[in-house]
RNA sequence: GCCGCUGUGGUGGAAUUGGCAGACGCGUUCGCCUCAAAAGCGAAUGGGGGCAACCCCGUGUCGGUUCGACUCCGACCAGCGGCA
Numbered sequence: 001g002c003c004g005c006u007g008u009g010g011u012g013g014a015a016u017u018g019g020c021a022g023a024c025g026c027g028u029u030c031g032c033c034u035c036a037a038a039a040g041c042g043a044a045u046g047g048g049g050g051c052a053a054c055c056c057c058g059u060g061u062c063g064g065u066u067c068g069a070c071u072c073c074g075a076c077c078a079g080c081g082g083c084a
Base pairs, nucleotide, nucleotide: 001083002082003081004080005079006078007077010026011025012024019067027045028044029043030042031041032040046057047056048055049054060076061075062074063073064072
């Protein structure tokens, strides 16, 4: 230098046929149980704003296509692998 794969909450990892993003697990928080704890059970859990109802933003970054993009296209960044 060329080619391929990967990049999603705190963490592992789904959703890839373009149609509600954060399923499920771990972790964390609160509650129940206990004299107390562990284990177990239940609920909540992306970020910001708001008393609330709700609103805005969010899939490595920046653009494009589309009514609609994690998903398709382009460039770039990072990691891994192959070739030279």